[in-house]
Context: one part of a larger RNA
RNA sequence: GCCAACGAGUUUAUGCAUGUUGCGAGGCUAAGUCAGCUAAAAUGACGGAGCCAUAGGGAAACCGAGUGUUAAUAGCGCAAAUGAGUAAUAUGCAUAAGACCCGAAGCAAGGUGAGCUACCCAUGAGCAGGGUGAAGUAAUGCGAAAGCGUUAUGGAGGCCCGAACCCGUUGAUCGUAUAACGUCUUGGGAUGACUUGUGGGUUGGAGUGAAAAGCUAAUCGAACCUUGUAAUAGCUGGUUCUCUCCGAAAUAGCUUUAGGGCUAGCGUCGCAUGUUUCUUUUGGGGGUAGAGCACUGGAAGGAUUCAACAGGGAGCAAUCUCGUGAAUCCUAUCAAACUCCGAAUACCAAAAGCUAUAGUGUGGCAGUUAGGCUAUGGGGGCGAAGCUCCAUUGGCCAAAAGGGAAACAGCCCAGAUCUCAAAAUAAGGUCCCUAAAUUCAUGCUAAGUGUAAGACAAGAAGGUGAGAUUUCUCUGACAAUGAGGAGGUUGGCUUAGAAGCAGCCAUCCUUUAAAGAUAGCGUAACAGCUCACUCAUCCAGAGAUCUUGCGUCGAAAAUAAUUGGGGCUAAGCAUGGUACCGAAUUUGAGGAUUCGUUAUUCCCUCGGGAAUAACGAGUGGUAGGAGAGUGUUCCAAUCUGCAGUGAAGGCAGACUCGUAAGAGCUGCUGGAGCGUUUGGAAGUAAGAAUGUUGGC
Numbered sequence: 001g002c003c004a005a006c007g008a009g010u011u012u013a014u015g016c017a018u019g020u021u022g023c024g025a026g027g028c029u030a031a032g033u034c035a036g037c038u039a040a041a042a043u044g045a046c047g048g049a050g051c052c053a054u055a056g057g058g059a060a061a062c063c064g065a066g067u068g069u070u071a072a073u074a075g076c077g078c079a080a081a082u083g084a085g086u087a088a089u090a091u092g093c094a095u096a097a098g099a100c101c102c103g104a105a106g107c108a109a110g111g112u113g114a115g116c117u118a119c120c121c122a123u124g125a126g127c128a129g130g131g132u133g134a135a136g137u138a139a140u141g142c143g144a145a146a147g148c149g150u151u152a153u154g155g156a157g158g159c160c161c162g163a164a165c166c167c168g169u170u171g172a173u174c175g176u177a178u179a180a181c182g183u184c185u186u187g188g189g190a191u192g193a194c195u196u197g198u199g200g201g202u203u204g205g206a207g208u209g210a211a212a213a214g215c216u217a218a219u220c221g222a223a224c225c226u227u228g229u230a231a232u233a234g235c236u237g238g239u240u241c242u243c244u245c246c247g248a249a250a251u252a253g254c255u256u257u258a259g260g261g262c263u264a265g266c267g268u269c270g271c272a273u274g275u276u277u278c279u280u281u282u283g284g285g286g287g288u289a290g291a292g293c294a295c296u297g298g299a300a301g302g303a304u305u306c307a308a309c310a311g312g313g314a315g316c317a318a319u320c321u322c323g324u325g326a327a328u329c330c331u332a333u334c335a336a337a338c339u340c341c342g343a344a345u346a347c348c349a350a351a352a353g354c355u356a357u358a359g360u361g362u363g364g365c366a367g368u369u370a371g372g373c374u375a376u377g378g379g380g381g382c383g384a385a386g387c388u389c390c391a392u393u394g395g396c397c398a399a400a401a402g403g404g405a406a407a408c409a410g411c412c413c414a415g416a417u418c419u420c421a422a423a424a425u426a427a428g429g430u431c432c433c434u435a436a437a438u439u440c441a442u443g444c445u446a447a448g449u450g451u452a453a454g455a456c457a458a459g460a461a462g463g464u465g466a467g468a469u470u471u472c473u474c475u476g477a478c479a480a481u482g483a484g485g486a487g488g489u490u491g492g493c494u495u496a497g498a499a500g501c502a503g504c505c506a507u508c509c510u511u512u513a514a515a516g517a518u519a520g521c522g523u524a525a526c527a528g529c530u531c532a533c534u535c536a537u538c539c540a541g542a543g544a545u546c547u548u549g550c551g552u553c554g555a556a557a558a559u560a561a562u563u564g565g566g567g568c569u570a571a572g573c574a575u576g577g578u579a580c581c582g583a584a585u586u587u588g589a590g591g592a593u594u595c596g597u598u599a600u601u602c603c604c605u606c607g608g609g610a611a612u613a614a615c616g617a618g619u620g621g622u623a624g625g626a627g628a629g630u631g632u633u634c635c636a637a638u639c640u641g642c643a644g645u646g647a648a649g650g651c652a653g654a655c656u657c658g659u660a661a662g663a664g665c666u667g668c669u670g671g672a673g674c675g676u677u678u679g680g681a682a683g684u685a686a687g688a689a690u691g692u693u694g695g696c
Base pairs, nucleotide, nucleotide: 001696002695003694004693005692006691011097012096013095014094015093016092017091018090019089020088021087022086023085026052027051028050032046033045034044035043056063057062066078067077068076069075100238101237103235107228108227109226110225111224112223118202119201120200121199122198123197124196125195126194127192129161130160131159132157136153137152138151139150140149141148142147165189166188167187171184172183173182204220206216207215208214241629242628243627244626245625246624251264252263253262254261255260265368266367267365268364269363270362271361272360273359276358278353279352280351281350282349283348284347290341291339292338296335297334298333300331301330302329303328304327305326306325307324311322312321313320314319371397372396373395374394375392376391377390378389379388380387402413403412404411417591418590419589420588422587423586424585428581429580430579431566432565433564437578439577440576441575442574443573444572450568451567459553460552463550464549465548466547467546468545469544470543471542472541480537481536482535483534484533486510487509488508491505492504493503516531519530520529521528592619593618594617595616596615597614598613599612600611601610602609603608630685632682633681634680635679636678637677639675641674642673649669650668651667652666653665655664656663657662
C1' cells in the first nucleotide's frame, strides 16, 4: 500500500412539541401486596396515597371573577367574559448522566525500582618499560661561627615520555547501521581528587549531584506500574443505504469576548390570518449628487478710500514716494464639518392592477455569526496592492453544472427533472488547427503596426489620409537655370588696422529693371563667395497655419521565443449590411415527479383518504429543515411455505421489475438449512478517523 473483518447519536429519568390510541369534565394509578408458576420471570387482580385538569391575581399574608399597584371606587398590568383534558406510546429536541466516536499534555492516591547510573560505607584487586633526580645522609673544601660550595649516595613528586587500564579531542566511516551513539584514525590521563571486582546504603516533590536541572533500569524541569478514569479538550480528525420538496449564513447587540457562546436577522415544517406582499399611478417631506457664493471661512488679480502704519528712500521742512494693515467695489474662484438653490434613486401614504403556495403572527427543529471577487459611491493608503474598512441587505461564487474569455471560483451569456443522429437562438465567432463568410460595400494602415487585454508617457519628425482658415498666381506665382546685385563711400567715431560684415552713432542721397551705409561665410585690413532685391528663360499651380484618423521613433532583464498556434497585407483597423455557426437556454416529441384547480370512481371511523384524467405553475443545490422508501439480525403470528429431485453462501448473465437503495429469474458452484406476508425489537448499512486486528 491493497484486501477482509470490526469500527461512531445509545440507554434511563424528567420536561416541551407533534402524531396515534384509550377514556373524557374528568383522566391516571405509584410504591407495595396477593395470585401465577417455578430457577427466575411474563401476566393478572388489588392498591386512589398522590398527580394533572376544572380560576385567577399577588413576593407573600390574602382576596377571588377578579386581583396587584395605590390614599383612591381613578388609571394601568395580568386575568375572566366560556371551555378539553388526561394516561400510554412513537418521533424530534432539551436537561442530568462518559451521552456520537477516537485523541492529550497533565492532576491525585497506593505501590515497584540504585543488577543502568549518582554519591557514600565495608572488603579486595590493578597500574609494561623508560626519564628526571627534591629532602635527607656521607666524604671533602672554606669559614671564628652561622653556614656555604663540590663530589658521591639517596629515591621524593595530584613530576615527564609511554603500553595495559580509564576517557572520548579531531577527521573519516556508518546513518532502513555490525551498533536505539558503533568502527577506524588522531588524541587526553596513566602512583592518583586514579581505575576496578564483590557486598551493603540513600528514591519520587524524594534521593544523589567537583552543579550539566545532570543521573535515579534505552524513561527525568519531577521515574515506572496500577487505580480515580470512559479525567477534561470552546481544539483537530472521523461519523456507514436510496429517492423527493424547500433551502440559508458568514450581519447586529452583549460577552476575560474576538477561530467559542447567547438573543435578534436569514432557512424549514405545522397552525392561524386572507392580499396585508409585489407592481404601477397619484400625493408627500427631504438637503445628497450637481451647482452656487446670498451666509461661514479659504485663496488670486485690479480699483477706490481710510489708518499717530512696522520699515526704506528723497527733502531744511511741509510733504512726496515705495511699502504695511483694514474696509468697500469689480473680475475670476474653492469647501466632509459653507448653502440663495437643488435632482435621480430611496422612503412614507392612498388608489388601482396582478394571484406568484407572496406578506404577517404563532409554535417545533435548525444551521450561520473566518467570507471572497466584481460594479458603483466613499474613508485609510501613494486617486499603490489579488491591500484594508464601510455602503448599495447591487451581481456572481460560496451552495451553480453548461457555452464564451487559449488555459482561468467571483468577468460575459445562461440557471442542468429524464430521454433524443430534431430545430431556433444568446454571449462569442465564421483561412487551417476548429462548427460556421477566404461574405458584400466604402475608406485607412505598410509599421507584421495589428491580429482579446496587458507595455506605456513627456517629447521628436516634409510617414500618410481627411477637414478648415489664409497668402501669392497666365498683368506669369513657387522651384530651377542664365544675368545683374551699382555710385557718393574706405558713412562718421573708435582703432595699429576697422574698407557693408570687432565695437559705438547715424542709417541718407543718386543712377536704376533692381541693388540694405548690408542677412551670412571670409581677410591682419583689403580682396573674394553668397543673400535680400531685379530682369530673362520656363509654364500651372505654389506657400503658411490650425484641427483630426492611422502609422514611426522614444521602447532596456535576466535558460528561446511566441496574437492560443500555424500563419495573415488581410485572415489588420474603422463604419454599415446580409447569411451562417454556436449552450444542459428556448422550441419540438415522449416519459417521471411536486404543488394548485377542476372532474370522475372507490373506500370511510363521515373529519377525511386513495386512484385516474385534464389544465396551470414548477423540479441546480452546501449547512440545514420536512417527507417517502430499500436493506441487515432477532422475535411473534402467517403461508398448515421452500429444501439432498439440493437450503444459505459464492460466480456469471446481452434476461425481467423498480426513479433509486434494491428485488426476481436462469446457469454453474456449494452441501444443510432458509424464506413470503403482517407486525414488533435493534449491537441495523463503511471509503476515508497518521482508525483496530488479521492476511499478502